[in-house]
RNA sequence: UAAUCAGAUAGAGGCGCAUUGUCAAUAAUUAGCACUUUUGAGUACGAUAGGGUACAAAGAUUUAGUGUAAAAGGUGACAAUGCCGAAAUUAUGUUACUCCUAUUGGUAAGAUAGUUGGGCCGUUAUUUAACAAGUAACGGACUGUCGCACGUUGGUGCGUUGAGCUAUUGAUCAU
Numbered sequence: 001u002a003a004u005c006a007g008a009u010a011g012a013g014g015c016g017c018a019u020u021g022u023c024a025a026u027a028a029u030u031a032g033c034a035c036u037u038u039u040g041a042g043u044a045c046g047a048u049a050g051g052g053u054a055c056a057a058a059g060a061u062u063u064a065g066u067g068u069a070a071a072a073g074g075u076g077a078c079a080a081u082g083c084c085g086a087a088a089u090u091a092u093g094u095u096a097c098u099c100c101u102a103u104u105g106g107u108a109a110g111a112u113a114g115u116u117g118g119g120c121c122g123u124u125a126u127u128u129a130a131c132a133a134g135u136a137a138c139g140g141a142c143u144g145u146c147g148c149a150c151g152u153u154g155g156u157g158c159g160u161u162g163a164g165c166u167a168u169u170g171a172u173c174a175u
Stems, first nucleotide, its partner, number of pairs: 001174001003172003007169005014084001016083009032068005042055004046104006087116006094109005117143002120140008144161001146159005
């Protein structure tokens, strides 16, 4: 001096990310509960099958109404804290819960593999109660990063993309 290692430590991007707390909207003229009315034998425990438990002619279920009336998850604003694969999301197993067993669905946690540099806007698909929001693909302008070309110190154009980039440094190896 060059190369190698998912080496180590620190750092940058900006409408940057997450968590927690407070407040707000939505959820919701809803669920639930009480009462009136109607019906008249079943009903509830997510769905189906088998069982179990509980309720039910002192009225199950259903109809129409009146009164009362939420919460969670998801979202936004602000603050604090921790951060810069921050984190999000998709697929497939696992475990726990959902009355028991089987199948299926749901909720939570974690595992493996994949996708995304960052936020913003639009279309489509998907998740969702959702015209909110998230994710992916495609498109748009912006921005970070590095590379190439032009240019000549203001930048412009094209392209790469976090296993990246910048700084310091360690180890190995070669000259």